Context: one part of a larger RNA
């Protein structure tokens, strides 16, 4: 020097993108517990005291003075008694997904997939879905409380408004509609050509958004100012509701107010004119949960002020 350990006096995150790493915390008993809350939990909460060993005495269990348990007084050692070894750091707030779960064998463990649970949609069985050219086979020796396809994603409170466009459905007097048939053609055969008829589709009328999707803009206006309940217009298929809202989304941006700090482009809370939230590509809320992500707070310590010293390898330099 590297590395792996070990310990520093003061101070105690000033270190750093960030406590990353390290200290800290621990069992066992008594005691004692806030806020939430789906009333189950949060909960070892959080803080608080014992704790070894010797006498002695008492109580349980036991026939017992034995042995085990459990308690009370005295006592004594050490800095320390779960002295070693094992063996929670704690607490507030946000976000995100409810939860155990699952996953990029070898750079990503999550917010992502799944999940109980909600809703569409097919299908009544020779069914619907799948594989196959078929025969046939799987769901299934099941039968609509069942099976398959799609979507959201426990629970709570809700899930607005558009059928104009696509799509899917249902209808259809009527337009279109190919062949094939029939009929006309065509000096003969025939072909061209044209006409009649006519399936689905299309048109054409309906209906469906937890189907794919969308969900405006101007000017004017109320006893200071301000604002704009209200009014006029343009257009549109409807003009965006409840909820949230500077947000895992906001460009202005380090918005504005307020707490947190001595100082904050953090974070929390509130306002909100949302460039470009928004309701099952859910909307908002939420207790437990989480090697998730973030903010602070106590404890804690060589991250750090500022470095030192020792242990144990290994490199290396000199004898």
């Nucleotide at each position: 020097a590297u590395u792996g350990g070990u310990u520093a006096u003061g101070g105690g995150a000033a270190u750093u993108c960030g406590g990353c790493a390290a200290a800290a915390u621990a069992g066992c008993c008594c005691u004692g517990u806030a806020u939430c809350u789906u009333c189950g939990g949060u909960a070892u909460a959080a803080g608080g005291g014992g704790u070894g060993c010797c006498u002695g005495c008492a109580c349980u269990u036991g026939a017992a003075u034995a042995a085990a348990g459990c308690g009370c007084a005295g006592g004594u050692u050490g800095c320390a008694a779960u002295a070693a070894c094992a063996a929670g750091u704690g607490g507030a707030g946000u976000c995100c997904g409810a939860c155990u779960g699952u996953u990029u064998a070898g750079c990503a463990a999550a917010a992502a997939c799944g999940u109980a649970g909600g809703u569409g949609a097919c299908u009544g069985c020779u069914a619907g879905u799948c594989a196959g050219c078929a025969a046939u086979g799987a769901u299934g020796a099941g039968a609509a409380u069942a099976g398959u396809c799609a979507c959201c994603g426990a629970c709570u409170u809700c899930u607005g408004c558009u059928c104009a466009c696509u799509g899917c459905c249902a209808g259809u007097a009527c337009g279109u509609g190919a062949a094939a048939a029939c009929c006309c053609g065509g000096u003969u055969c025939a072909a061209a050509g044209g006409g009649u008829c006519u399936a689905a589709g299309c048109g054409c009328u309906g209906g469906u958004g937890a189907a794919g999707a969308g969900c405006g803009g101007g000017c004017c206006u109320a006893a200071c100012u301000c604002u704009g309940a209200g009014g006029c217009u343009c257009u549109c298929a409807c003009g965006g509701u409840a909820g949230c809202g500077u947000a895992a989304u906001a460009c202005c941006u380090u918005g504005c107010c307020g707490g947190u700090u001595u100082a904050u482009u953090g974070c929390c809370g509130g306002c909100u004119u949302g460039c470009a939230c928004c309701a099952a590509g859910g909307a908002a809320g939420g207790a437990a949960c989480g090697a998730g992500a973030u903010u602070c707070c106590a404890g804690c310590u060589g991250u750090c002020c500022u470095u030192a010293a020792c242990c144990a390898a290994u490199g290396c330099c000199c004898a």
Predicted 3D model of a 319-nucleotide part of an RNA (large-subunit ribosomal RNA, domain IV) from a groundwater metagenome. It matches the Rfam family "Bacterial large subunit ribosomal RNA". Its family is annotated with structural constituent of ribosome and ribosome in the Gene Ontology. The RNAcentral record of the full RNA draws on SILVA. The coordinates come from a structure-prediction model, not an experiment, and the mean pLDDT is 86.